About this RNA:
c-di-AMP riboswitch aptamer (ydaO/yuaA leader) from Pelotomaculum propionicicum, 235 nucleotides, folded computationally. Lineage of the source: Bacteria > Bacillota > Eubacteriales > Desulfotomaculaceae > Pelotomaculum. It matches the Rfam family "c-di-AMP riboswitch aptamer (ydaO/yuaA leader)". Gene Ontology terms of the family: regulation of gene expression and cyclic-di-AMP binding. It was read from a public genome assembly, where an Rfam model found it.

RNA sequence: UUGAAAAAAUCGCUUAAUUCUUCACCAGAAGAAGCGGGGGACCCAAUUACCGGGGUGAAUCAUUUCAGUAGUCAGUAGUCAGUAGUCAGUAGUCAGAACUUAAGAAGGAAAUCGUCUAAGACGAUUUCCAAAAGAAUCUGACAACCGACAACCCACAACCUACUACCGAUUUGUAGGGUUAAUUCUUUCGGCCCGAAUCCGUCAGCUAACCUCGUAAGCGUUGAAAGAAGGAUGA
Numbered sequence: 001u002u003g004a005a006a007a008a009a010u011c012g013c014u015u016a017a018u019u020c021u022u023c024a025c026c027a028g029a030a031g032a033a034g035c036g037g038g039g040g041a042c043c044c045a046a047u048u049a050c051c052g053g054g055g056u057g058a059a060u061c062a063u064u065u066c067a068g069u070a071g072u073c074a075g076u077a078g079u080c081a082g083u084a085g086u087c088a089g090u091a092g093u094c095a096g097a098a099c100u101u102a103a104g105a106a107g108g109a110a111a112u113c114g115u116c117u118a119a120g121a122c123g124a125u126u127u128c129c130a131a132a133a134g135a136a137u138c139u140g141a142c143a144a145c146c147g148a149c150a151a152c153c154c155a156c157a158a159c160c161u162a163c164u165a166c167c168g169a170u171u172u173g174u175a176g177g178g179u180u181a182a183u184u185c186u187u188u189c190g191g192c193c194c195g196a197a198u199c200c201g202u203c204a205g206c207u208a209a210c211c212u213c214g215u216a217a218g219c220g221u222u223g224a225a226a227g228a229a230g231g232a233u234g235a
Base pairs, nucleotide, nucleotide: 011220012219013218014217018033019032020031021030022029023028034215035214036213037212038211039210044205052203053200054199055198056197061173062172065169066168068166069165070164071163072162078156079155082152083151085149086148092142093141094140095139096138097137099134100133107129108128109127110126111125112124113123114122115121116120176194177193178192179191180190183229184228185227186226187225188224189223
């Protein structure tokens, strides 16, 4: 010398929140003035419902994001039970006809070959086992189960996403407010800040008279221009 911080006094700022008196004389209690708030007629205003409504205060109104709650989505998707339908006059059963059959029908196991969707199925051949009725076809009668699908109906009943509303936090603004002192006040332009919190308790529009309440708390700003009032000094 510069910067920052702390303390004290003076001074100053937000705010209605200051001054004085008495009893006391650490404290504290009561009152007055000043300032401020609330309630409260005629008149005026207002009149419904719904998420109640209202006060002090400059502190309202939007907006971004996140979380939560509720609603819509929806008695929907879906799950369980029941009824009937489709699959289907199908699989299959019985009977008959025709046909095959101890020179072994139908059947079971294995191997080989061929075809085809290549898991497997069909056909042919061989071996073994077993064995008397029987594969496919036609006719007549009877006739499905499970499962699947699509309906009706009983009970239960959503998730995610999205949208709407409320609420908490938060982003950015904003109606509005403060300060920018050196006697006080007003205005303008810039600068810097605030744009909160809390109370009543289902109840209050305005409002004369009247009634009633408060007088706390927290801080440390000083750029420029113009105007008004007042004061002081000098002439």